[in-house]
């Protein structure tokens, strides 16, 4: 330099005919207990990497950029 893939909650990841987003773990509170843990209940936490385009409407489609990974080339 070329090609491909990934980027969504603190972490690991889902999320298809485009219709304003979820799980597990973790965190907080409550319940339970002599106390802790476990079990149970509730809750908080997201500009869906960034900038544009298409669209009535974009996490989703298109383009560019950034970061990471893999392959090829030098």
């Nucleotide at each position: 330099g070329c090609u491909g893939a990934a980027u969504u909650a603190g972490c690991u990841c889902a999320g298809u005919u485009g219709g304003u987003a979820g799980a597990g773990c973790g965190c907080u509170u409550c319940c339970c207990u002599c106390g802790u843990a476990a079990a149970g209940a509730a809750g908080a936490g997201g500009u869906c990497g960034c900038c544009a385009g298409u669209u009535c409407g974009a996490u989703u489609c298109u383009g560019g950029c950034a970061u990471u990974c893999a392959g090829c080339a030098c």